[in-house]
RNA sequence: GUGGAGGCGCAAAAACCAAGAGUAGAUAAUCGGAGGAGGAUGAGCUCCAAGGAAGAUUACUGAAAGGGGAAUUUGCCGAAGUUCUUUUGAAGCUCAUCGUCAAAAGAGCUGGGUCUGCAUUGAAUAAGUGCAGGACUGUCAUAUAGGAAACUAUAUGGAGGGCUAC
Numbered sequence: 001g002u003g004g005a006g007g008c009g010c011a012a013a014a015a016c017c018a019a020g021a022g023u024a025g026a027u028a029a030u031c032g033g034a035g036g037a038g039g040a041u042g043a044g045c046u047c048c049a050a051g052g053a054a055g056a057u058u059a060c061u062g063a064a065a066g067g068g069g070a071a072u073u074u075g076c077c078g079a080a081g082u083u084c085u086u087u088u089g090a091a092g093c094u095c096a097u098c099g100u101c102a103a104a105a106g107a108g109c110u111g112g113g114u115c116u117g118c119a120u121u122g123a124a125u126a127a128g129u130g131c132a133g134g135a136c137u138g139u140c141a142u143a144u145a146g147g148a149a150a151c152u153a154u155a156u157g158g159a160g161g162g163c164u165a166c
Base pairs, nucleotide, nucleotide: 001166002165003164004163007077009076010075011074012073013072016069017068025061027059028058029057030056031055035048036047037046039098040097041096042095043094044093045092080110081109082108083107084106085105086104087103088102089101090100111137112136114134115133116132117131118130119129120128121127139158140157141156142155143154144153145152146151
C1' cells in the first nucleotide's frame, strides 16, 4: 500500500405498519374580561384584540413531525456513536444572553453487541444518549497444561492509531 475478519455487527433510504391521538388545530355556542403573536428572558418594531385577547367548558370535525417495528435495497467494519471548541443556517422581525435542530472544521473518548441500575431526551413501559456494574464474544500478548507442529483449553491483562493475509 492492497485485501479481509468480529455478528442479534454499523449506518442510510423510500414504501408499508403500530403508536403519536380522538391529541394539536379548524368551526360553532357558552363562560371569561385584557391582553396575545417568537424556545426562554429582557428591550424595541410590526400585527391581532371591548365589533371581545389569553384561558376554560361543550358539540362537531380532525392532522403531522421526531422517534419505533418486520422485511427489502444500498453503503460499509471508527463501520458508527458521543463530548468540547469554532463557524454558518432555521424559527413574525431586530438586538443581547442562553437553549433546540441541521451542516462543516479541529481536538478527544468508545473493540462489539447484550442485560441491570441511575440520570436525561421523549406521548411512551418504545427507542436514543451518558455514567456505573455483570456475564458473553472477537483479537493480540503473557503464563500453565496437552500436542511433533499447526493449534486447543484455562487464567490474567491490553486496546481498533488495533488484528490478520500478501